[in-house]
Model confidence (mean pLDDT): 76 of 100. A computed fold for a 64-nucleotide RNA from Caldinitratiruptor microaerophilus, annotated as Fluoride riboswitch aptamer (crcB RNA motif).
């Protein structure tokens, strides 16, 4: 200097926040998904989880 392997606080898992579990990363993980366009783009659809359970936002019904 490069490479590569280990350690280590710790970061990430399409919209908030804690608790457990799980995955992945180490200038990286990660930054949903469908249609139509040559492309810029434009239209549409799910959910506040990576998964479970509470809270808070947000929508629908119902009753006082």
């Nucleotide at each position: 200097a490069u490479c590569a392997c280990g350690g280590c606080a710790g970061g990430c898992g399409a919209u908030g926040g804690a608790g457990c579990u799980c995955g992945c990363c180490g200038g990286a993980a990660c930054c949903g998904c469908u249609g139509c366009c040559u492309g810029c783009g434009c239209a549409g659809c799910u959910g506040a989880u990576a998964g479970c359970u509470c809270c808070u936002a947000c929508c629908c019904u119902u009753u006082c």
Its Rfam family is "Fluoride riboswitch aptamer (crcB RNA motif)". Its family is annotated with positive regulation of gene expression and response to fluoride in the Gene Ontology.